[in-house]
C1' cells in the first nucleotide's frame, strides 16, 4: 500500500426527412466440430449421441495374536502355505444423470430418534452345555451344484449366576451381560453414562413452461383407539365426523437431477450446471426381503421379464452408468500403459497384504500460458515479379546477396539432487556443466460499405460471391488468378451454441388519437388504492448486535515454480436467512373524534331520457264514381312498362300502412347503443340554491351480471312506401354493375334469440393542479330599469381560438394528447390469420378465446419536394371559336416501312423520323455485292541501297497491274556531302465509314422565346425543407408598383446588334436629270436639286392632355407625328428534361481485324415493287383554257464563267464573237396584270399521265440509270369518307424571278426575292400545350405510374380425412412368482423344563392379506402415416378482367345479408380515415 468500480455504436424501408419497427454486424465465451497449416515446453481438459450391447484382463479384501484340520520345510524347536468355521470390511472409495417439478435440492430453523469403528468416565469379564462346516465314507449330476451317514474346534451357538448402572412399573417388584488370544506387554469382550463425527424425521421460504389442463380428492381431511418403526406421523388398521386442496393456479400435460458455481453483462438481469466440491437418485428392466450399527445393497440373495452364452437338451451361467478396451451410434471425444515411491482407505498387535481410489506416464494445438523460428551492419536501392504517364520511373525493399555476432529450444555427452521418518524406499521427474552449428522451425483469414487493408489481368446476370445492404449483362477495388497491403500468429478462419449490443418484455428502463396497442357501454364481488386530528401497538420500516451463509471459485495482499498459466498462505466478499435490543416520522393494526370526499332531507328547474295507451294532419298507394280524350312514364339518349277494355291529369268519397314537415340550432337528454307529431298515465337520471342530517360510508375493478345500431334467425300478425335476390330494358368488347321499368324476403308490431359495427373523440374510469379571449344551453346572486331588453359575478354542460407545457409531426391545449396520483384493459416486425385445432356460447348464420409450420427485409406513421388527377381557381398561345386556303379521293414526283435481292451500304422512327443526313447515286461519289489483284501497304515518320525529278512510247490484260524502249542529268555546297522527289528492301508501324452515342468531347433537336431557374446572408422548422419567388394590382414578361422576416444578388425577360419604315448631314461614279444646251437614246456637255447608293446623325419616352387606378405601377381615349405604347422582321434559347440524335463531319477511351473487317480495279447495286404511310407538284376548269398585243420588280450570279448583236433550225439547240473581273457588260423575256379575240359546261380547245417515233445537249460512257425538244397518243380525275393541317396583315392566298450544289441532271426539294393582295376574331364553355396558386395521392423508372382477385403450371409447409400403426395413461375386472406378516388341522425338531410320557420353542408344508410381471374390456392424451380434399406461401416475361390509390372515372371503408368467372355488385345501418361547389353557424384579421 488492499479487496470500489463504471455504461460507445453501425448498416438496411424514402427522391429526400423525422419518428416507429424488425432484420443484420462489430465484443466476449465453449467439454466443441470442420478446412488449411503446424517448432518446443508447462498446466489443465477429453463419449455432450445409444442409461444401447459388451470379448479379455484387472477394480475388496484381510486377520493363523479367534478355531479345528490338511499340506510343505525342518532332527527338533519352529516356520510357511491353504480350503473351511469365525471376526471386521464389503452401505466407503469409483461411475452415471435414466428417473425425479419432489422436503429432491438450497437457505434458515426445529424435536420425537439411531449410531459399528474413535475419545472420556463408571462397573464387570463366574459357571455349564449341546451342535456344526471343514474332514472321512458313500450317492446323484455333462456341468453348476447337491443328498445321506459318521466324527470334530472356537472369541460360532445355548443355558445358569451376578448385576454399579440400564429397561418396564405410581410403587412393590419384575426383566436383563460377557470371550478370550499371544506371551508380559498389550490386544480384546460385556453393561452403562457422556462426547465427536455421521445418519433418520419435521417446519417456513425459494425452485421451469403450459389455462387451447378448471375443478381435484375416499385413506381423501381431521379425530379417538390400536398396530408398526430407532423415532413423529393415515405410515398402516378399525370406528366416528365430512372434510381438505384450488384463479396468489389445485388437478393434468411437457421439460429437467439440485446447489456451490460457470459464461456474459456497467449493473439489474439472461443463459447454463462439463471438469472440481456438497446433496440426491440409479446400477440389464420390474418386484421383494434377508444380513447388518448402517442396505432394501453397482462387482450380495430370491422371484418375474427381455437379451447373450454353455449344454450330454435333463438343466445351468451372466450383467463395464469401475479402469483400460471392442463394436455400434455420431460432426465428435484418448492407452487393453507404469506403480503402490507419495496421499488416502480396508484388515492386521505388527511385519505386511489389498487398493484401475490415487501418484504418474502415453495420445489429441481441445483450451490457457510461456518461448523460439535469429541479432547487428549492408544501396550496385541487384535479379525476378508487379505496375505506370513505359529512352525511364515506382513498389516488393535493408528485404536478399555479402560481412560480423549469438546459441534460447530441439540434438549429443557428463555430474548432482529428489526421501518425509534411525535406516531403507523413486513409477514418474528436475537442475547444472560441456560440444557443434543460422543451422531443424510460418501460417491462416481478409482488402465495396459496415471494417483496418488496392491495383492489374481473365470472365461478361455466365462462372461465381454473399453476415446485412448487395456485387456480376465488356473498362468488376465485391467473381477467379496475380502483385501489393491489412490483421492475428503455432495457429488462423468457418460452422454450431450462449450472453451482449436489444431501452427489441422496459424492476433499474418502453408504450397505446393517426405508427402494434383503450375492452361497444355501464353495474359490481374478490383484489389493489384511499381524507383530517389524537392515543396505543410495533407487522412493514430504520438502527445496533449475535449466529449462520462448507471448502474450492471470483477479488486483494504476500509467497512458490527463472516469468506466466498454475499453485500455496492470509484476508476481503458471499448484498441472504434467523435470533435479540432500541426507535415511532411514514404505511399498517386497534380505539376515539372530525367534516372538506361521498350520501341523504328540503325548495326550485330544463329536457326528442324510458315504457304504455289514445288521438291528428300533410304526403303516398289502392278502390269506387265524375270530368276528359292520347298519350303517360322514364333517360345522357332510349327502351322495357302503363294507356281507346279510357291511362296520365283533375274533382269527390272511402280504405290502408309507414314516417312525423316548419319549430330545428357545432341546441337538448341519455352510460353507451340511441332518442323528434299531439295528449294522458307510470318511471329513471341530472343541475342550481340554502340550511339541516350521516360521518370516509370512497375510487377502480380480473372473473361475473345487465344493456347493446343495422343486418340476420324463430313463432304469429301486418304489408302503404322503399327494396337485397330475381325478371326485363338500356349501356358496353363483355356488363352477372353503375341508369331505367317492375319486384320478393325484409323494412312495421308482439314475444324470443343473435351480441357484432369506422359500436369513433379511432382518445378507459376517478381525483387534484396549471394564462386568457369569445359564442351558446340550463340555473343562481348582485346592479340598473315602469316592464322586456342590458351590465357584472358564479355553478353545471356544450363549441371555437389560443399562453405555458407536451408531441415524430399533424396537432392537443381547464372537455389535455399538459403536470401528478390510483385502478383496470391492451401492444411487442409484415404476411400466414383473427385463420386452423380444441373449449365455451348460438336454432342457424356465426360469435368468443386463439396458435404453429412456412415466408419476407421490410410492413406501417407524420410531414417535405416533385409529378400526376376523367380536382379547383386565375392566366396565356392560330389552342378552340370566327374565317381563308389545303391534306385525306386522282395521276405524277419524292422519302419511309414491308418485301425481294448477290447487293438493294448505313443512320434517323410519336410530337422532336419519313424532298431528313443528301446544297444534286450513270463512272467517281460508295461505305454495299460479284469477280480480279496487293501485303510496311492507297496515306505518315524513321533506317539502308539505288536513281535527279520528270517527259514520250511499245506489248499483255476488263482494268488494277506486269514487262520493255527512248529522252532527260536539274538546285545548294566549306566538295566530304546535303535538300526535295522517285524506285527497291528490313522492321517499328500504317490503315479500318469495324463495335460501343448506354464510356465520351463537340455540335444539334425538343419542351420553348415558355417566364421561369437559382444563390449569399438572415429568419422559421428536430429535419427533408420553407421564406425570399407567396399576397393585392399590372405586364408580352419573376415587367413594374404596393404590401410582407426578409434584405440583396446572379442566369433568363427587356435593352444594347442587324434589317426595314421618316427626316437631316457628308459624298456624287458605273447611279440620277429639275433648269440650260445637244441627241434616235441621260447619248453627250453640264449639274448633284431629286431618286438612289453608303457612311454618320435625328426621331418614340406613356414625353403631353383627359379619364380610371391606392397621390403607385399601369391602363383607356386624344393631340401632335413618317411611326404610339415591344412600330414590323431577324439574330439571340436560363436551370434543366428526354441515358433524345450523331463514334458515318470531326475528335476520342476501350474492344476487335492485320496476306484483311486494310488497299486497288472492272462490272453491278443504292433507281428493285404486292401493298401501306408521310411530304409535295399538277389538276378536275369559264374569277378558266388557248391565240395575239402590251405594262411594271426585287434580290442575286458570272473568267474552267456569264455570253450580246447577227445567221441557221418549228424547237431543244448550233454557229458567231462584241462586252464584262461587273451600280458600267451578260444571264434577263418577269409572271399574274391590262387590251382584243375564241371556246360554252362537254371528260371538253379542261387535265396532262402513259406509250410510239424523231431529235438536241452534257459527258471516256446516257442499256440498267440523265435532262431537254418536236410530232403523235390522250389515262385517272367533274372538288374528295372518317379524320386532319397552315394562317391574325403586306399575313393567308396567288404570280413569277434568282441562287447554292453542279460536267450534266430540281416545271415539283431547299434557301432567298419581289408583284397582286384578302377574310375573320362574339368570346375562353369545350379540345391541345404551357405558366402560377391551391387540393388529394397507396405515384418517385413519377399515370405509358401503382395495383386486386379468379384461372393455368411448378415447388413448399400445413388443416380436414374412411381409417391404419405405435407410445403413454385413467377406470373396471382376471391373475398372482418371490417375499413379509397373520392363521394353522399335516409333517419334522440338538441345547431349556420334565424321571418319563410329553411340553415350551423352532422349521417345513398348507392357507389368508398385500403385491411385480402378465391378461381382458372400455376411455383419454399424443406421435407417425392415409386415397381424397381445403385454403395458404413462393415462383420469369402465362390467361381473364380493372376492384383500390386522383372525385381512380358509381367517393371509399366497417358490420351484416343475398347474389356473381374473378376482382366484386346490391340492400340496410354506421364512419370520414371523402374531393368539389353552395348555404348556415362560429372563429381570426383588416
Nucleotide at each position: 500500500c488492499a479487496a470500489g468500480u463504471g455504461a460507445a455504436g453501425a448498416g438496411u424501408u424514402u427522391g429526400a426527412u423525422c419518428a416507429u419497427g424488425g432484420c443484420u454486424c462489430a465484443g466476449a465465451u465453449u467439454g466443441a466440430a470442420u478446412g488449411c497449416u503446424g517448432g518446443c515446453g508447462g498446466c489443465a481438459u477429453g463419449g455432450c449421441u445409444a442409461a444401447a450391447a459388451c470379448a479379455u484382463g484387472c477394480a475388496a479384501g484381510u486377520c493363523g495374536a479367534a478355531c479345528g484340520u490338511g499340506c510343505c520345510c525342518g532332527c527338533a524347536a519352529g516356520g510357511g502355505c491353504a480350503a473351511g468355521u469365525g471376526g471386521c470390511g464389503a452401505a466407503a472409495g469409483g461411475g452415471u444423470c435414466a428417473g425425479u417439478a419432489a422436503c429432491g435440492c438450497g437457505a434458515u430453523c426445529g424435536a420425537a430418534c439411531g449410531u459399528a469403528c474413535c475419545c472420556c468416565g463408571a462397573g464387570g469379564u463366574g459357571g455349564a452345555g449341546g451342535a456344526u462346516a471343514g474332514c472321512g465314507c458313500u450317492g446323484g449330476g455333462a456341468a453348476a451344484c447337491u443328498g445321506g451317514c459318521g466324527g470334530u474346534a472356537a472369541g460360532a451357538c445355548u443355558c445358569c449366576a451376578u448385576g454399579u448402572g440400564c429397561u418396564c412399573g405410581c410403587a412393590a417388584g419384575a426383566g436383563g451381560a460377557a470371550a478370550g488370544g499371544u506371551u508380559u506387554a498389550c490386544c480384546g469382550c460385556c453393561u452403562u453414562g457422556g462426547g465427536a463425527g455421521c445418519g433418520g424425521c419435521g417446519a417456513u421460504c425459494g425452485u421451469c413452461c403450459u389455462a387451447u389442463c378448471a375443478g381435484g380428492u375416499a385413506g381423501u381431511u381431521g379425530g379417538c383407539g390400536g398396530g408398526g418403526u430407532a423415532a413423529u406421523g393415515g405410515c398402516c388398521c378399525a370406528c366416528c365426523a365430512a372434510g381438505c386442496c384450488g384463479a396468489a393456479g389445485a388437478c393434468g400435460g411437457g421439460u429437467a437431477g439440485c446447489g456451490g458455481g460457470u459464461g456474459u453483462g456497467a449493473g439489474a438481469g439472461c443463459a447454463c450446471g462439463g471438469c472440481c466440491c456438497g446433496c440426491g437418485a440409479c446400477a440389464u428392466c420390474g418386484g421383494a426381503a434377508c444380513u447388518g450399527a448402517g442396505a432394501c445393497a453397482c462387482u450380495g440373495u430370491c422371484c418375474g421379464g427381455a437379451c447373450u452364452c454353455c449344454u450330454a437338451c435333463g438343466g445351468g451361467a451372466g450383467g463395464c452408468u469401475g479402469c483400460a478396451g471392442u463394436a455400434a451410434c455420431g460432426a465428435a471425444u484418448c492407452u487393453u500403459c507404469c506403480g503402490c515411491a507419495a496421499u488416502g482407505g480396508g484388515c492386521g498387535c505388527a511385519a505386511g497384504c489389498c487398493u484401475g481410489a490415487c501418484g504418474g506416464a502415453g495420445c489429441a494445438a481441445u483450451g490457457c500460458c510461456g518461448c523460439g523460428u535469429g541479432c547487428g551492419g549492408g544501396a550496385u536501392g541487384a535479379a525476378g515479379c508487379a505496375u505506370c504517364u513505359c529512352u525511364g520511373g515506382u513498389g516488393u525493399g535493408u528485404a536478399a546477396a555479402c560481412c560480423g555476432c549469438u546459441g534460447u529450444c530441439a540434438g549429443g555427452g557428463g555430474a548432482c539432487g529428489g526421501a518425509a521418518c534411525c535406516a531403507a524406499u523413486g513409477a514418474u521427474u528436475g537442475u547444472c556443466c560441456c560440444c557443434a552449428g543460422a543451422g531443424g522451425a510460418a501460417g491462416u483469414g481478409g482488402c465495396g460499405a459496415c471494417u483496418a487493408a488496392c491495383u492489374c489481368u481473365g470472365u461478361g446476370c455466365c462462372a461465381g460471391c454473399a453476415g446485412u445492404c448487395g456485387c456480376g449483362g465488356u473498362a468488376a477495388u465485391a467473381c477467379a488468378g496475380a502483385g501489393g497491403c491489412c490483421a492475428c500468429a503455432a495457429g488462423c478462419a468457418u460452422u454450431a451454441g450462449u450472453c451482449g449490443g436489444a431501452a427489441u418484455c422496459a424492476c433499474u428502463g418502453g408504450g397505446c388519437u393517426u405508427a402494434a396497442a383503450g375492452g361497444g357501454u355501464c353495474c359490481g364481488c374478490a383484489g389493489g388504492c384511499g381524507g383530517u386530528c389524537c392515543g396505543c401497538c410495533a407487522a412493514g420500516c430504520g438502527u445496533u448486535u449475535u449466529g449462520u451463509g462448507a471448502a474450492a471459485u471470483c477479488c486483494c495482499a504476500c509467497g512458490g515454480c527463472u516469468c506466466a498459466a498454475c499453485c500455496g498462505u492470509g484476508g476481503a466478499a458471499c448484498a441472504g436467512c434467523a435470533g435479540a435490543g432500541c426507535g415511532a416520522a411514514c404505511u399498517g393494526g386497534c380505539g376515539g373524534a372530525c367534516u372538506u370526499g361521498a350520501a341523504g332531507a328540503a325548495u326550485g328547474u330544463a329536457g326528442g331520457g324510458g315504457c304504455u295507451g289514445c288521438c291528428g294532419g300533410a304526403a303516398c298507394a289502392g278502390u269506387a264514381g265524375g270530368u276528359g280524350g292520347a298519350g303517360c312514364g322514364g333517360u345522357g339518349a332510349a327502351a322495357u312498362g302503363c294507356g281507346u277494355a279510357g291511362a296520365u291529369a283533375u274533382c269527390u268519397a272511402c280504405u290502408g300502412g309507414a314516417a312525423c314537415g316548419c319549430c330545428g340550432a357545432u341546441g337538448g337528454u341519455g352510460a353507451a347503443g340511441a332518442c323528434g307529431g299531439g295528449c294522458a298515465g307510470c318511471u329513471g337520471g341530472g343541475c342550481a340554491u340554502u340550511u339541516c342530517u350521516u360521518g370516509a360510508c370512497g375510487c377502480u375493478c380480473a372473473g361475473g351480471g345487465a344493456c347493446g345500431a343495422a343486418a340476420g334467425c324463430g313463432u304469429g300478425g301486418g304489408g302503404a312506401u322503399c327494396a337485397a335476390a330475381c325478371a326485363g330494358g338500356a349501356u358496353u368488347a363483355g356488363a352477372u354493375a353503375c341508369c331505367c321499368u317492375g319486384g320478393u324476403a325484409g323494412u312495421c308490431c308482439a314475444c324470443g334469440c343473435u351480441g357484432u359495427a369506422a359500436a369513433c373523440g379511432a382518445u378507459g374510469a376517478g381525483a387534484a393542479c396549471u394564462a386568457g379571449a369569445u359564442g351558446u344551453u340550463g340555473g343562481g346572486a348582485g346592479g340598473g330599469u315602469u316592464u322586456u331588453g342590458c351590465c357584472u359575478c358564479u355553478c353545471a354542460g356544450u363549441g371555437u381560438c389560443g399562453c405555458a407545457g407536451c408531441u415524430a409531426a399533424c396537432g392537443c391545449g381547464c372537455u389535455a394528447a399538459g403536470u401528478u396520483c390510483u385502478c383496470c384493459g391492451c401492444c411487442u416486425g409484415g404476411g400466414g390469420a383473427g385463420u386452423a385445432c380444441g373449449g365455451c356460447c348460438g336454432c342457424a348464420a356465426g360469435g368468443u378465446u386463439g396458435a404453429a409450420a412456412c415466408u419476407c427485409a421490410a410492413a406501417g406513421g407524420a410531414a417535405u419536394u416533385g409529378a400526376c388527377g376523367g380536382g379547383g381557381a386565375c392566366c396565356c398561345g392560330c389552342a378552340c371559336a370566327a374565317g381563308c386556303g389545303g391534306u385525306g379521293g386522282a395521276g405524277c414526283a419524292u422519302g419511309c416501312u414491308c418485301u425481294u435481292u448477290a447487293a438493294u451500304u448505313g443512320g434517323c422512327u410519336g410530337a422532336u423520323a419519313a424532298c431528313c443526313c443528301a446544297a444534286g447515286a450513270a463512272c467517281c461519289u460508295u461505305a454495299c455485292c460479284u469477280g480480279g489483284u496487293c501485303u510496311u501497304g492507297a496515306c505518315a515518320u524513321c533506317c539502308c541501297g539505288g536513281g535527279a525529278a520528270c517527259c514520250c512510247u511499245g506489248c499483255a490484260g476488263a482494268g488494277a497491274u506486269g514487262u520493255g524502249g527512248g529522252g532527260g542529268u536539274g538546285c545548294c555546297u566549306u566538295c566530304g556531302g546535303g535538300a526535295g522527289c522517285c524506285c527497291g528492301g528490313a522492321g517499328a508501324c500504317a490503315g479500318g465509314u469495324g463495335c460501343u452515342g448506354c464510356a465520351u468531347g463537340g455540335c444539334u433537336g425538343u419542351c420553348g422565346u415558355c417566364a421561369g431557374c437559382u444563390c449569399g446572408u438572415g429568419u422559421c422548422g428536430u429535419g427533408a425543407g420553407a421564406u425570399g419567388u407567396u399576397g393585392g394590382g399590372u405586364u408580352a414578361a419573376g415587367u413594374c408598383c404596393c404590401g410582407c422576416a426578409a434584405c440583396g444578388a446572379g442566369c433568363g425577360c427587356a435593352a444594347c446588334c442587324c434589317u426595314u419604315g421618316u427626316c437631316c448631314c457628308u459624298a456624287g461614279u458605273u447611279g440620277c436629270c429639275a433648269u440650260c444646251a445637244u441627241u434616235c437614246a441621260g447619248u453627250u456637255g453640264g449639274g448633284c436639286a431629286c431618286u438612289c447608293u453608303a457612311g454618320g446623325g435625328a426621331g418614340a419616352c406613356c414625353g403631353c392632355c383627359g379619364g380610371u387606378g391606392a397621390c403607385a405601377a399601369a391602363u383607356c381615349g386624344g393631340a401632335g407625328g413618317a411611326a404610339g405604347g415591344u412600330g414590323g422582321g431577324g439574330a439571340c434559347g436560363a436551370c434543366g428534361u428526354c441515358a433524345a440524335g450523331u463514334c458515318a463531319u470531326c475528335a476520342u477511351g476501350g474492344c476487335c481485324c492485320u496476306u484483311a473487317u486494310g488497299a486497288c480495279c472492272a462490272g453491278g447495286g443504292c433507281u428493285a415493287c404486292a401493298c401501306a404511310c408521310g411530304u409535295g407538284c399538277u389538276a378536275c376548269a369559264a374569277u378558266g383554257g388557248c391565240c395575239a398585243g402590251u405594262a411594271c420588280a426585287g434580290a442575286g450570279g458570272g473568267u474552267u464563267g456569264c455570253c450580246a448583236a447577227c445567221c441557221c433550225g418549228c424547237g431543244a439547240g448550233g454557229g458567231g464573237g462584241a462586252g464584262c473581273u461587273a451600280a458600267u457588260c451578260c444571264c434577263a423575256g418577269a409572271a399574274a396584270g391590262c387590251u382584243g379575240g375564241u371556246c360554252g359546261u362537254a371528260g371538253u380547245c379542261c387535265a396532262g399521265a402513259u406509250c410510239g417515233g424523231a431529235g438536241u445537249c452534257u459527258g471516256c460512257a446516257a442499256c440498267u440509270c440523265g435532262a431537254c425538244u418536236c410530232c403523235g397518243u390522250g389515262a385517272a380525275g367533274u372538288c374528295g369518307g372518317a379524320a386532319u393541317c397552315g394562317c391574325u396583315a403586306g399575313u393567308a392566298a396567288u404570280c413569277g424571278c434568282g441562287a447554292a450544289u453542279c460536267a450534266g441532271c430540281a416545271u415539283u426539294g431547299u434557301c432567298g426575292c419581289g408583284g397582286u393582295g384578302a377574310a375573320u376574331a362574339c368570346g375562353u364553355u369545350c379540345c391541345c400545350g404551357g405558366g402560377u396558386c391551391u387540393u388529394g395521392u397507396a405515384c418517385a423508372c413519377a399515370c405509358c405510374g401503382c395495383c386486386c382477385g379468379u384461372c393455368a403450371c411448378a415447388c413448399c409447409a400445413u388443416g380436414g380425412g374412411a381409417g391404419u400403426u405405435g407410445g403413454u395413461u385413467g377406470c373396471a375386472c382376471c391373475a398372482g412368482a418371490a417375499g413379509u406378516a397373520g392363521g394353522u388341522a399335516g409333517c419334522c425338531u440338538a441345547a431349556c423344563c420334565g424321571c418319563a410320557a410329553g411340553g415350551a420353542g423352532g422349521g417345513c408344508g398348507c392357507u389368508u392379506a398385500c403385491c411385480a410381471c402378465g391378461g381382458u374390456g372400455u376411455g383419454g392424451c399424443u406421435a407417425a402415416u392415409g386415397a381424397c380434399u381445403g385454403g395458404g406461401g413462393u415462383g420469369a416475361a402465362g390467361u381473364c378482367g380493372u376492384a383500390a390509390c386522383a372525385a381512380g372515372g358509381u367517393a371509399g371503408c366497417c358490420g351484416u345479408a343475398c347474389g356473381g368467372g374473378a376482382a366484386c355488385g346490391u340492400g340496410c345501418g354506421g364512419c370520414u380515415g371523402g374531393a368539389u361547389c353552395a348555404c348556415c353557424u362560429c372563429c381570426u384579421u383588416u
Annotation: A computed fold for a 1486-nucleotide RNA from a Phycisphaerales bacterium, annotated as small-subunit ribosomal RNA. The RNAcentral record of the sequence draws on ENA. Taxonomically the source falls in Phycisphaerales (Bacteria, Pseudomonadati, Planctomycetota, Phycisphaerae).